A computed fold for a 107-nucleotide RNA from a Bacillota bacterium, annotated as c-di-GMP-I-GGC riboswitch aptamer. Of the family's consensus pairs, 90% are formed in the model.

């Protein structure tokens, strides 16, 4: 020094609660400890979460035409209420990767 993680000194802080920010996912601060040998930092790759904004595939709505005894129905256009899709948003305590770091038993 690499690997490794006995001991020692410390460190971080899940869930939950309070306050704040955010459309949300989530983040910040305080309390609090489930755990963590990088649970320190970085969104490069993957994965997952959210969908403000966008879209107009589906449902519904409005208008027009066709149909028509009447109802049912069909087509087109419009807006965007619901569903869907979508990251430029988020997660480093999801995985990989990059950078940095305390201590030193056994190997």
């Nucleotide at each position: 020094a690499u690997c490794c993680g006995a001991a020692a000194a410390g460190g971080c802080a899940a869930a939950u609660c309070c306050g704040g920010c955010g459309a949300a996912a989530g983040c910040c601060g305080g309390a609090g400890a489930c755990g963590c040998a990088a649970a320190g930092c970085c969104a490069c790759g993957g994965a997952u979460c959210u969908a403000a904004g966008g879209u107009a595939a589906c449902u519904g709505u409005a208008c027009a035409a066709c149909g028509a005894u009447a109802u049912a129905g069909u087509u087109g256009u419009a807006a965007a209420a619901g569903u869907g899709c979508u990251a430029u948003g988020a997660u480093g305590g999801c995985c990989g990767g990059g950078c940095u770091g305390c201590c030193g038993a056994a190997a």
Its mean pLDDT, the model's own confidence on a scale to 100, is 86.